[in-house]
RNA sequence: GGAGUCGGCCAGACAGCCGCUGCGCGUCAGCGUAGAGGAAAGUCCGGGCUCCGCAGGGCAGGGUGCCAGGUAACGCCUGGACGGCGCAAGCCGAUGGAAAGUGCCACAGAAAACAGACCGCCGAUGGCCGGGUAACCGGAUCAGGCAAGGUUGAAAAGGUGCGGUAAGAGCGCACCGCGCGCCUGGCAACAGGAGCGGCACGGUAAACCCCACCCGGAGCAAGACCGAAUAGGGGGGCAAUGAUGCGGCCCGCAUCGCCCCCGGGUUGGUUGCUUGAGGCGUUUGGCGACAGGCGUCCCAGAGGAAUGGCUGUCCACGACAGAACCCGGCUUAUCGGCCGACUCCCACU
Numbered sequence: 001g002g003a004g005u006c007g008g009c010c011a012g013a014c015a016g017c018c019g020c021u022g023c024g025c026g027u028c029a030g031c032g033u034a035g036a037g038g039a040a041a042g043u044c045c046g047g048g049c050u051c052c053g054c055a056g057g058g059c060a061g062g063g064u065g066c067c068a069g070g071u072a073a074c075g076c077c078u079g080g081a082c083g084g085c086g087c088a089a090g091c092c093g094a095u096g097g098a099a100a101g102u103g104c105c106a107c108a109g110a111a112a113a114c115a116g117a118c119c120g121c122c123g124a125u126g127g128c129c130g131g132g133u134a135a136c137c138g139g140a141u142c143a144g145g146c147a148a149g150g151u152u153g154a155a156a157a158g159g160u161g162c163g164g165u166a167a168g169a170g171c172g173c174a175c176c177g178c179g180c181g182c183c184u185g186g187c188a189a190c191a192g193g194a195g196c197g198g199c200a201c202g203g204u205a206a207a208c209c210c211c212a213c214c215c216g217g218a219g220c221a222a223g224a225c226c227g228a229a230u231a232g233g234g235g236g237g238c239a240a241u242g243a244u245g246c247g248g249c250c251c252g253c254a255u256c257g258c259c260c261c262c263g264g265g266u267u268g269g270u271u272g273c274u275u276g277a278g279g280c281g282u283u284u285g286g287c288g289a290c291a292g293g294c295g296u297c298c299c300a301g302a303g304g305a306a307u308g309g310c311u312g313u314c315c316a317c318g319a320c321a322g323a324a325c326c327c328g329g330c331u332u333a334u335c336g337g338c339c340g341a342c343u344c345c346c347a348c349u
Base pairs, nucleotide, nucleotide: 001345002344003343004342005341006340007339008338009337010336012314013313014312015311016310017309018308020035021034022033023032024031025030037320041331042330044329045328046327047326048325049219050218051217052216056251057250058249059248061215062214063213064212065211066080067079068078069077070076081095082093083092084091085090096210097209101208102207103204104203105202118150119149120146121145122144125143126142128139129138130137131136158176159175160174161173162172163171177199178197179196180195182193183192184191185190223271224270225269226268233262234261235260236259237258238257242256243255244254245253278297279296280295281294282293283292284291285290315318
């Protein structure tokens, strides 16, 4: 100097004028102060909070799925293992179980799981033909043997080599793979080692299923308080082996009526509402996620819903986008720019 990997940060700046919302002060003119985001978004996970029956048991259903840890919790995060990609820094992975069972494996192909034989190889053995007295030799391939080679496929019943054989074949052997138990290291996932077994076990569980763990439902239009109104009635349906609370079903618990239609009344305010698993700094423990201590700060809170408009100057000319109960994540969108750590290549010293 070039190429790249990972992590973090900023999100036009300043000034003037006119507005909007909350809070505080007011002599009711006004003044002061605060006022969107890294995603406020999607609503995909998890939790707090609230009510329902304080949610207990069973069935069904749903979710998660290598190991260990973090956390309020998680499908998140951290560290590790294994597999794949990359020269590397690094990145990616729904990664439990297929010798419990069931199902499926299209097309092609001989054969797709109790293997099979189209081309091919052989024809040792039995039979056939020829020669020979015979032993035997030669030929063809009827029976038969084989699965090495070809062919199909996403996948073909271990792979390579040597021996062996009529031809072949774990048939035998060596190495690799696989399986089994053992030893060593590790909390574990797992790794390594020596041994035994000729191999028995194709794939698919984002197919049913099995195993382990987790899950009650509805949501701030939750809910609470004040005020206003109040009423009863008519029609229909169900019914104590019933109905309702009740939200998949049953048990269990509580209540004794419940549901639908017609018609009538009310539909205003307050609260929940923002101090919180909170931010920043520092320190201690930990590889880390994170946890503890100390100090410090208060940082939108509307309810038809504020956060805007105009002008001027400057620059690198400004992206995606707008809170509605709150928080932790994930995912998606995003003009430009800055910082740090690391890897590889080239050149020079």
Predicted 3D model of a 349-nucleotide RNA (Bacterial RNase P class A) from an Acidiferrobacterales bacterium. It matches the Rfam family "Bacterial RNase P class A". Rfam classes the family as a ribozyme. The RNAcentral record of the sequence draws on ENA. Lineage of the source: Bacteria > Pseudomonadati > Pseudomonadota > Gammaproteobacteria > Acidiferrobacterales. Its mean pLDDT, the model's own confidence on a scale to 100, is 76. Of the family's consensus pairs, 96% are formed in the model.